[in-house]
RNA sequence: CCAGAGGGUCGGAUGACCGCGUGGGUCGCAAGACCCCCGAGGAAAGUCCGGGCUCCAUGAAAAUCCGGUGCCGGAUAACGUCCGGCGAGGGCGACUUUAGGGAAAGUGCCACAGAGAACAUACCGCCUAACGCUGCUUCGGCAGGGUGGCAAGGGUGAAAAGGUGCGGUAAGAGCGCACCGCGGCGCUGGUAACAGGGCUGGCAGGGAAAACCCCACCGGGAGCAAGACCAAAUAGGGGAAGCACGCACCAUGCUUCGGCAUGACGCAGGGCCCGUUUUUCAGCCCCGCUUUCCGGGUUGGCCGCUUGAGGUUGCAGGCAACUGCAAUCCUAGAUGAAUGGUCAUCCGCGGUGCCGCAAGGCACUGUGACAAAACCCGGCUUACAGACCCUCUGGUUAU
RNA sequence: GCUCCGGUAGCUCAGUGGUAGAGCAGGCGAUUGAAAAUCGCCGUGUCGGUGGUUCAAUCCCGCCCCGGAGCACCA
Numbered sequence: 001c002c003a004g005a006g007g008g009u010c011g012g013a014u015g016a017c018c019g020c021g022u023g024g025g026u027c028g029c030a031a032g033a034c035c036c037c038c039g040a041g042g043a044a045a046g047u048c049c050g051g052g053c054u055c056c057a058u059g060a061a062a063a064u065c066c067g068g069u070g071c072c073g074g075a076u077a078a079c080g081u082c083c084g085g086c087g088a089g090g091g092c093g094a095c096u097u098u099a100g101g102g103a104a105a106g107u108g109c110c111a112c113a114g115a116g117a118a119c120a121u122a123c124c125g126c127c128u129a130a131c132g133c134u135g136c137u138u139c140g141g142c143a144g145g146g147u148g149g150c151a152a153g154g155g156u157g158a159a160a161a162g163g164u165g166c167g168g169u170a171a172g173a174g175c176g177c178a179c180c181g182c183g184g185c186g187c188u189g190g191u192a193a194c195a196g197g198g199c200u201g202g203c204a205g206g207g208a209a210a211a212c213c214c215c216a217c218c219g220g221g222a223g224c225a226a227g228a229c230c231a232a233a234u235a236g237g238g239g240a241a242g243c244a245c246g247c248a249c250c251a252u253g254c255u256u257c258g259g260c261a262u263g264a265c266g267c268a269g270g271g272c273c274c275g276u277u278u279u280u281c282a283g284c285c286c287c288g289c290u291u292u293c294c295g296g297g298u299u300g301g302c303c304g305c306u307u308g309a310g311g312u313u314g315c316a317g318g319c320a321a322c323u324g325c326a327a328u329c330c331u332a333g334a335u336g337a338a339u340g341g342u343c344a345u346c347c348g349c350g351g352u353g354c355c356g357c358a359a360g361g362c363a364c365u366g367u368g369a370c371a372a373a374a375c376c377c378g379g380c381u382u383a384c385a386g387a388c389c390c391u392c393u394g395g396u397u398a399u
Numbered sequence: 400g401c402u403c404c405g406g407u408a409g410c411u412c413a414g415u416g417g418u419a420g421a422g423c424a425g426g427c428g429a430u431u432g433a434a435a436a437u438c439g440c441c442g443u444g445u446c447g448g449u450g451g452u453u454c455a456a457u458c459c460c461g462c463c464c465c466g467g468a469g470c471a472c473c474a
């Protein structure tokens, strides 16, 4: 210098003027006026995971159902996230991709094509050693079919029941052997996934679990329009279901410390007026309460609300994710919803013109990525013009 | 803001691992003097897009895009 790999930072800058929102201050009876501080993001987005927080349900725990996760170890509040490693795939390499448990528990599936698709199979083909037949024969055999043997080759298919080579054979075949793959049992290293090597078995057990399923682990539900308070308005209307031999808590006493007994209060239950004479109280009756549906009313305020698993810097531990300690900082809180606009100069990019041999310079002009909080955090995913920095790899040249 | 559902022919919908159909609409023909009705025939659909699993994806899984619905408080 060329080509590449990994990671990070920023994502217009400055000034003037006008404007918007929260908060604070001054003035003002009030309405309001003036001044000051602060005021979007790396993704605020998609709402795909995980938590905090709040309410509801639940005696505790477990199981069933349902849903999710899935190599090993670690990090974390937690995670499907992150870090480190292993196996497998890609790259000369830096590096990178990976939903990666179990198919020898069971059920189901593998269309079409093909002879045969998981109980393997024989269409073309190969072979006549054995048995038997026909023909010829120099009687030694030779040729061709059959019975039969084979699965090497062809063909079909995504996949054809270990692969390559040598031997072997009538032809063949793990039939035998070597290497590779695979199964079983030890050994060594490693926390483990796994790796290496040894002995052994002639090979059984194809794929698929992002089909059901099995195994291990995790999960109660809903979401700030959660929820709490105040105010206003309305018909406190109608329908349906439910309403406890129970539960919780407190006090006292006893206790073998596990509980037991008594009492009070609460958790919503109560009534017998009505109905064919009386009583009782069961109910599909009446009153009440809870939930829910229809109908009705309002579209206000306030809390939740922003100081938090918080940011920055330094030190320490760790390969790292991350953790600990110390110092320091306060950095939106709106609610039809603020965070903006104009001008000037500069910066980046593009265009045109002029000058210059060229590098380039000058002038004019256009343009400034994706996108924007809405209870708050940790991640993932997706979008993103352009600029800059660090580390590393391969090649080339020079020293 | 939160939660849920859907996307297949022009329209309304089936199909949910083996290469996609039905009804209506539309086109052509027959019938009729003409029209309607009737009868017969006719489909080159990026199955919303894009990756993955699989031999094979409309179907199973992830991400993205588009459309729709519901959720406030009081009594």
Base pairs, nucleotide, nucleotide: 001395002394003393004392005391006390007389008388009387010386012346013345014344015343016342017341018340020039021038023036024035025034026033027032041370045381046380048379049378050377051376052375053223054222055221056220066219067218068217069216070215071085072084073083074082075081086100087098088097089096090095101214102213106212107211109207110206123154124153125150126149127148130147131146133144134143135142136141162180163179164178165177166176167175181203182201183200184199185198187196188195189194227303229301230300237294238293239292240291241290242289243288246267247266250263251262252261253260254259269287270286271285296473297472298471310329311328312327313326314325315324316323317322347368348367349366350365351364352363353362354361355360400470401469402468403467404466405465406464409423410422411421412420417454425441426440427439428438429437447463448462449461450460451459

Predicted 3D model of RNase P RNA and transfer RNA as a complex of 474 nucleotides. Rfam match: Bacterial RNase P class A. By type it is a ribozyme. Rfam describes the family as follows. Ribonuclease P (RNase P) is a ubiquitous endoribonuclease, found in archaea, bacteria and eukarya as well as chloroplasts and mitochondria.